Model confidence (mean pLDDT): 81 of 100. FMN riboswitch aptamer (RFN element) from Paenibacillus aquistagni, 149 nucleotides, folded computationally. Lineage of the source: Bacteria > Bacillati > Bacillota > Bacilli > Paenibacillus. The sequence is in RNAcentral, with records from Rfam and Ribocentre. Its Rfam family is "FMN riboswitch aptamer (RFN element)". Its family is annotated with FMN binding in the Gene Ontology.
RNA sequence: AAGGAUCUUCGGGGCAAGGUGAAAUUCCUGACCGGCGGUGACGCAUUCUAAUUAUGCGAAGCCCGCGACUCUCUGCUGCAUGAUGCUGCAGGGACUGACUUGGUGCAAUUCCAAGGCCGACGGUAUAGUCCGGAUGGUAGAAGAUCAUC
Numbered sequence: 001a002a003g004g005a006u007c008u009u010c011g012g013g014g015c016a017a018g019g020u021g022a023a024a025u026u027c028c029u030g031a032c033c034g035g036c037g038g039u040g041a042c043g044c045a046u047u048c049u050a051a052u053u054a055u056g057c058g059a060a061g062c063c064c065g066c067g068a069c070u071c072u073c074u075g076c077u078g079c080a081u082g083a084u085g086c087u088g089c090a091g092g093g094a095c096u097g098a099c100u101u102g103g104u105g106c107a108a109u110u111c112c113a114a115g116g117c118c119g120a121c122g123g124u125a126u127a128g129u130c131c132g133g134a135u136g137g138u139a140g141a142a143g144a145u146c147a148u149c
Stems, first nucleotide, its partner, number of pairs: 004146007017029003031129002033119002035066004042058005061117002070094007078086002099115005121132003
């Protein structure tokens, strides 16, 4: 330094102000928000040199991929039935939103400017923002210990 095993901790934000109405944070005007890894010409810090460097950190909601929700299959598990089933765990599959224009430049859907667009399910006056499953799960991040090379 790399991979492995076990464990610990962490791991999602947001309707101000108004309108209509019996009732809406759900409709209308308007406001607000952006998980994780990658890429990244920018920024910051440290560092090398005469000059060129190197390292670390941050940097995309709509570029590439992942996760959450929903559906489904297989195995195991427990429960129940005349039978179909249901719970939990592990693994696989399906589904899986949204960007353009101009500028700079060798190079940017990432920078700058402008204008757009997107956001599971159940509940409720129609919800990205309220309540609920969820004191849950997870992409992953950091660290500790052990053994190996």